[in-house]
């Protein structure tokens, strides 16, 4: 550099719960493990969720676009990394 997770240490936690933020998507913590060799970080591509402002429609009630919001455990990029083996 490149395989791979059998051995050694281990890491990380998905659904669900409970409090707590948010307008939502989701996120924090505590518990809980479905799973993960990057399920460690990273909004830079593409995807996907959400719709507070705001724009349009509309008697109303309601629709509809929309990301400055969220997703890394959606997929790819980029940074970093223990072990073993092989170049």
């Nucleotide at each position: 550099u490149c395989u791979g997770a059998a051995a050694a240490g281990g890491g990380c936690a998905a659904a669900c719960a409970u409090a707590g933020u948010g307008a939502a998507a989701a996120c924090u913590a505590u518990g809980g493990a479905c799973g993960c060799a990057a399920a460690a970080c990273u909004a830079c591509g593409g995807g996907u969720c959400u719709a507070a402002a705001g724009c349009g429609c509309c008697u109303c009630a309601g629709c509809g676009c929309u990301a400055c919001g969220a997703c890394a455990g959606c997929c790819g990029g980029g940074u970093u990394g223990c072990c073993a083996g092989g170049a």
The RNA shown here (c-di-GMP-I-GGC riboswitch aptamer) has 87 nucleotides and comes from Pelotomaculum terephthalicicum JT.